[in-house]
RNA sequence: CGGGGAUUGGUGUAUCGGUAACACGCACGGCUUGGGACCGUGAGACAGUGGGUUCAAUUCCCACAUCCCCGA
Repeated sequence: CGGGGAUUGGUGUAUCGGUAACACGCACGGCUUGGGACCGUGAGACAGUGGGUUCAAUUCCCACAUCCCCGA
């Protein structure tokens, strides 16, 4: 320098055009002598940043940023 991939709650992943789900973790409650485990309830992301297309985008297009891979 060229090509490709990734970027979503604290963490790891779904969702791939129509009000973002699951697991772990966290909070509260139950159970327990207490803790763990288990059971119940709940909070927590508007999706890397900025534009564009659309009635509507995390989901399509463009640029940029960071990380990873391949090649030179």
Molecule: transfer RNA
Organism: Pseudomonadota bacterium